This is a predicted structure of a 124-nucleotide RNA (c-di-AMP riboswitch aptamer (ydaO/yuaA leader)) from a soil metagenome. It matches the Rfam family "c-di-AMP riboswitch aptamer (ydaO/yuaA leader)". About the family: This family represents a conserved RNA structure found upstream of the ydaO and yuaA genes in Bacillus subtilis and related genes in other bacteria. The ydaO/yuaA element is thought to act as a genetic 'off' switch for the ydaO and yuaA genes in its native state. It is believed that the element may be triggered during osmotic shock leading to activation of ydaO, a predicted amino acid transporter gene, and members of the yuaA-yubG operon which code for KtrA and KtrB K+ transporters.
[in-house]
RNA sequence: GGCCGAAUCCCUGCGGAGCGGGGAGCGGGGGAUCCAACCAACCGGGGUGAAUCUCGCCAUGAGCGAGUAGGCCAUCUUCUCAGGCCGAACCCGUCAGCUAACCUCGCAGGCCGGUGAGAGGGAA
Numbered sequence: 001g002g003c004c005g006a007a008u009c010c011c012u013g014c015g016g017a018g019c020g021g022g023g024a025g026c027g028g029g030g031g032a033u034c035c036a037a038c039c040a041a042c043c044g045g046g047g048u049g050a051a052u053c054u055c056g057c058c059a060u061g062a063g064c065g066a067g068u069a070g071g072c073c074a075u076c077u078u079c080u081c082a083g084g085c086c087g088a089a090c091c092c093g094u095c096a097g098c099u100a101a102c103c104u105c106g107c108a109g110g111c112c113g114g115u116g117a118g119a120g121g122g123a124a
Stems, first nucleotide, its partner, number of pairs: 001112004008024007025107006035097001044095001045092004053067005070086004076121007
């Protein structure tokens, strides 16, 4: 000076550190009517996230490989083309469809020295 991500900014109390409180903004969850669903069996079910699914290897496991839905790559944004990368992890605890009012939670963490071209819009 930037990237992924909601994860930023401001005010304030205690002498200070540190801890706490508040506001704005951004993001998530729960939660009516209406609508949807409401048959059986097996399997519990659900949430954040782009991160789902298929096939193969392996003993059918752990794990590994090849793909894939999907996602990301600095003037701010949209589209197209090319190139590159990711395609995880965790949480709730038998419970939750949508959902106005309302209630409630988070504002972390991890990285880099720069991916380019064309068209449109905006800003300066």